The RNA shown here (transfer RNA) has 73 nucleotides and comes from Baffinella frigidus. Its mean pLDDT, the model's own confidence on a scale to 100, is 82. Rfam family: tRNA. It is annotated as a transfer RNA. The sequence is in RNAcentral, with records from ENA.
[in-house]
RNA sequence: UGCGAGAUGGAGUAGUUGGUAACUUAUCAGGCUCAUAAUCUGAAGAUCGUAGGUUCAAUCCCUACUCUCGCAU
Numbered sequence: 001u002g003c004g005a006g007a008u009g010g011a012g013u014a015g016u017u018g019g020u021a022a023c024u025u026a027u028c029a030g031g032c033u034c035a036u037a038a039u040c041u042g043a044a045g046a047u048c049g050u051a052g053g054u055u056c057a058a059u060c061c062c063u064a065c066u067c068u069c070g071c072a073u
Base pairs, nucleotide, nucleotide: 001072002071003070004069005068006067007066010025011024012023013022019056027043028042029041030040031039049065050064051063052062053061
């Protein structure tokens, strides 16, 4: 310098013919128990890397930039 992949709750991951974001785990509260663990129920938590564009509508399409990983030189 070029090419490719990726960035989504605290953590790990889904979600691509565009239609308002889900699961696991963790946290908090409650039930169960003599008590803890396990288990059950509920709650909070991400406007999806940043900034623009297209669209009635964007995690999704387009452009630029930032960061991470891999390959090539």